[in-house]
Model confidence (mean pLDDT): 88 of 100. The part of an RNA shown here (small-subunit ribosomal RNA, central domain) has 346 nucleotides and comes from a metagenome. RNAcentral holds the full RNA, with entries from SILVA.
Context: one part of a larger RNA
């Protein structure tokens, strides 16, 4: 380079926005750069290939052909691609109306539970386990009642539900704010798709500064278990868990399935909205599930939300180990992250 692949065998970037680039709807005209055709020039010779010939043959040599798939000039062709000019509306977008949801940010409010403190009732246990013990308790615990206070999480509703690009999002109310969806006209007129770099977001843990600290709980301590028990179980318990601001940038960041567009048999739920109908019902759009035809697949399975049939663009893979390591570079306060080999070995 060609070819083959990426749900599970190696392989889809964690996600989005978007630069360059690649690719790009219908139609008319011009142009003739790409493209195609003719002609001319050039494409050294030797070598190689084929034919013929010369040394007795061969090696070797002579000669002719062909080839050199290219480049340049010129004359034409105009379907396709490009460029320029004009037009279009179905792609895309804007606008009017409508409904929708745990989408986001901020503020306020609420009840249950838990811990703690106070008071009261009350007395000998409580707690915990497979069984126990550590622990708590006559300085009155546990339990019960009332009051106060703190922090965190929001039972039921709740669903194979909904929303979001992903991470993720759940008590209630308000303010600000993003998105998609439905519907009918109108408007712009290809404004589109993808997207190397780049930028932004990115669970948990972790880090910095300052708060907060109820619960739970790495580390740690004690009690058990055990041959041992640096564990599993129990009693405690600090970082952390929570908030603000700033970092970190990784996950089985999973649908282990990149984005976009077109085409393709049916059945049945569900969420939101629209139409028809008095109603039962039926139908359309969008999203989300289950089952399946064809087809695909090594199979499991996928099956209009494709892993089917095609097209465009990006990312990635190329035996196992060594190794996501070393070195270098970049980023980071650090932890570490990104990029990422080879020797050797099977």
């Nucleotide at each position: 380079c060609u070819g083959g692949g990426u749900u599970u065998a190696a392989a889809g970037g964690g996600u989005g926005c978007g630069u360059a680039g690649g690719c790009g709807g219908u139609u008319u005209g011009a142009u003739a750069a790409g493209u195609c055709a003719g002609a001319g020039g050039u494409g050294a010779a030797a070598g190689g290939u084929u034919g013929u010939c010369g040394c007795u043959u061969a090696a070797c040599g002579a000669u002719a052909a062909g080839a050199c798939u290219g480049c340049c000039u010129u004359u034409g062709a105009u379907a396709c691609u490009g460029u320029c000019a004009g037009a279009c509306u179905u792609g895309a977008a804007u606008u009017g109306g409508g409904a929708u949801a745990a989408g986001g940010u901020a503020a306020g409010c609420g009840g249950a539970a838990u811990g703690u403190g106070g008071c009261a009732u009350g007395u000998a246990g409580c707690g915990g386990u497979g069984a126990a013990a550590u622990g708590c308790a006559u300085a009155g615990a546990u339990a019960u009642g009332c009051c106060a206070u703190a922090g965190a999480a929001c039972a039921c509703c709740a669903a194979u539900u909904g929303c979001g690009a992903a991470g993720g999002c759940a008590g209630c109310u308000u303010a600000c704010u993003g998105g998609g969806c439905c519907u009918u006209g109108a408007u712009u007129g290809a404004c589109g798709c993808u997207g190397a770099g780049g930028c932004a977001c990115g669970a948990a843990a972790g880090c910095g500064u300052g708060g907060g600290g109820a619960u739970c709980a790495a580390a740690c301590a004690g009690g058990a278990u055990u041959a041992g028990a640096u564990a599993c179980c129990c009693u405690g318990g600090u970082a952390g868990u929570c908030c603000a601001c700033g970092c970190c940038c990784u996950a089985a960041a999973c649908g282990a399935u990149g984005c976009u567009u077109a085409c393709u048999c049916g059945u049945u739920g569900u969420a939101u909205g629209g139409g028809a109908g008095u109603a039962a019902u039926u139908u359309c759009a969008u999203g989300u599930g289950a089952c399946u035809a064809a087809g695909c697949g090594a199979a499991a399975g996928c099956g209009a939300u494709a892993a089917g049939u095609a097209a465009g663009c990006c990312a990635c893979c190329u035996g196992g180990g060594g190794a996501g390591u070393a070195c270098g570079c970049c980023g980071g306060c650090a932890a570490c992250g990104g990029u990422g080999a080879a020797a050797c070995u099977c």